[in-house]
Context: one part of a larger RNA
RNA sequence: GGAUGAACGCUGGCGGCGUGCUUAACACAUGCAAGUCGAACGAUGAAGCCCAGCUUGCUGGGUGGAUUAGUGGCGAACGGGUGAGUAACACGUGAGUAACCUGCCCCCGACUCUGGGAUAAGCCCGGGAAACUGGGUCUAAUACCGGAUAUGACCUCGCACCGCAUGGUGCGGGGUGGAAAGAUUUAUCGGUGGGGGAUGGACUCGCGGCCUAUCAGCUUGUUGGUGAGGUAAUGGCUCACCAAGGCGACGACGGGUAGCCGGCCUGAGAGGGUGACCGGCCACACUGGGACUGAGACACGGCCCAGACUCCUACGGGAGGCAGCAGUGGGGAAUAUUGCACAAUGGGCGAAAGCCUGAUGCAGCGACGCCGCGUGAGGGAUGACGGCCUUCGGGUUGUAAACCUCUUUCAGUAGGGAAGAAGCGAAAGUGACGGUACCUGCAGAAGAAGCGCCGGCUAACUACGUGCCAGCAGCCGCGGUAAUACGUAGGGCGCAAGCGUUAUCC
Numbered sequence: 001g002g003a004u005g006a007a008c009g010c011u012g013g014c015g016g017c018g019u020g021c022u023u024a025a026c027a028c029a030u031g032c033a034a035g036u037c038g039a040a041c042g043a044u045g046a047a048g049c050c051c052a053g054c055u056u057g058c059u060g061g062g063u064g065g066a067u068u069a070g071u072g073g074c075g076a077a078c079g080g081g082u083g084a085g086u087a088a089c090a091c092g093u094g095a096g097u098a099a100c101c102u103g104c105c106c107c108c109g110a111c112u113c114u115g116g117g118a119u120a121a122g123c124c125c126g127g128g129a130a131a132c133u134g135g136g137u138c139u140a141a142u143a144c145c146g147g148a149u150a151u152g153a154c155c156u157c158g159c160a161c162c163g164c165a166u167g168g169u170g171c172g173g174g175g176u177g178g179a180a181a182g183a184u185u186u187a188u189c190g191g192u193g194g195g196g197g198a199u200g201g202a203c204u205c206g207c208g209g210c211c212u213a214u215c216a217g218c219u220u221g222u223u224g225g226u227g228a229g230g231u232a233a234u235g236g237c238u239c240a241c242c243a244a245g246g247c248g249a250c251g252a253c254g255g256g257u258a259g260c261c262g263g264c265c266u267g268a269g270a271g272g273g274u275g276a277c278c279g280g281c282c283a284c285a286c287u288g289g290g291a292c293u294g295a296g297a298c299a300c301g302g303c304c305c306a307g308a309c310u311c312c313u314a315c316g317g318g319a320g321g322c323a324g325c326a327g328u329g330g331g332g333a334a335u336a337u338u339g340c341a342c343a344a345u346g347g348g349c350g351a352a353a354g355c356c357u358g359a360u361g362c363a364g365c366g367a368c369g370c371c372g373c374g375u376g377a378g379g380g381a382u383g384a385c386g387g388c389c390u391u392c393g394g395g396u397u398g399u400a401a402a403c404c405u406c407u408u409u410c411a412g413u414a415g416g417g418a419a420g421a422a423g424c425g426a427a428a429g430u431g432a433c434g435g436u437a438c439c440u441g442c443a444g445a446a447g448a449a450g451c452g453c454c455g456g457c458u459a460a461c462u463a464c465g466u467g468c469c470a471g472c473a474g475c476c477g478c479g480g481u482a483a484u485a486c487g488u489a490g491g492g493c494g495c496a497a498g499c500g501u502u503a504u505c506c
Base pairs, nucleotide, nucleotide: 001506002505003504004503006502007501008500009499010498013373014372015371016370017369018368019366020365021331026329027328028327030326031325032324035074036073037072040071041070043068048063049062050061051060052059053058054057081284082283083282091208092207093206094205095204096203097202100201101200105197106196107195108194110192111191112190113147114146115145116144122137123136124135125134126133127132153176154175155174156173157172158171159170160169161168162167182189183188210256211255212254217247218246219245222244223243224242225241226240227239228238229237259281260280261279262278263274264273265272266271286307287306288305289304290303309320310319311318312317337363339362340361341360345359346357347356348355349354376406377405378404379403386397387396388395389394410447412442413441414440415439416438420433423430424429450495451494452493453492454491455476456475457474461490462489463488464487465486471478472477
């Protein structure tokens, strides 16, 4: 000198764009953050319309389908948060899988035949303070279970071709056990098995990136083999048996620290530091463990167990998990609103309308950062008054002010007033931001300057006060009676809505 997610002191006009718990992965009141589909299903059946009865404003029937608890489907594994753990194939980069999986989506070709038994909701009867739950009875499905058929799958036999070691691909024969679902407004949307693609994931390997030897030896599922189990899949991943191996000064093992990267800061570069925001990957979700469902989880707002903590209780038993968005207490030098909207972008569901969305878009707060603008412009000398200094002549503040002539950015006020809307909807219509941006008019210089420094380094000097005191200080050093170094004043220098200080990095 540059930089910062900064803080502190003094000061503070406006706007745009960013950014804001670095500390206690401390504990959390309250609200919201994941639903949706009636075009899968049985029920429920509002308004409206029609008919009948009559006690003329009610009852009954039909139609109609708003509404929804339940069964079922898809989603809830995404999106959002945090950085605790992790020195590891976690990450980066480059390869491999002839050892693998992939819902929704796209392409190709084949099919969608025939049966059955339940169950929730409902109704009846209970138990419990509650959370919730038991029994009986009735019913539906794209829920569940059989049978048929079928390329493919598995086992086996034969042939051909190929390769990258185990092997791979294709064709033919036999055997084994295997599919399907319907809905509707008749346009379609679905269902099953097969092949291919795309996307996403899984596993393996080469290389790379911290400190410590005041850590020198470490290891028994350890290292390898055979067999088996398990997995989507290879593998001590697990198990039985067998062998005695495996790693290490090219730093094993141990200890400390730490999420990694694209990047960011600095530097001419080499390098050094760093990993906030944004993007990719990983890990975690009160702490520890476990599996279930599913294409996908060992699952933040799912389940079970144990623990700590908090809450309710009729003492029998129950409920909870903000490292989602706001917000509270606490910790701290320190970090924001219990805001608006789904209008846009995107996501989930749905045929669609649409519903949900604290993702997101916006607004609020903070000079926290960067950038832009303003606080007026021109003229104006008796160089006014005042202040300060003085050699008492004057000098300086200083064209500075007053005064004259102008201008009106920004702020203020009044009028007008968007784009963002593609889409959706039969049409009408549909914007949170927002009466915002922007345009025009009006008034009046009117409402808007501070902070640090002035001994040298280092731009900028005098007076008074003080008297090794009070104090200053980044280093050298100032202060003990003439202090350009302390304090105040005048003047000056520097930067400027900021200026200094502290901390950290280069």
Molecule: small-subunit ribosomal RNA, 5' domain
Organism: Glutamicibacter nicotianae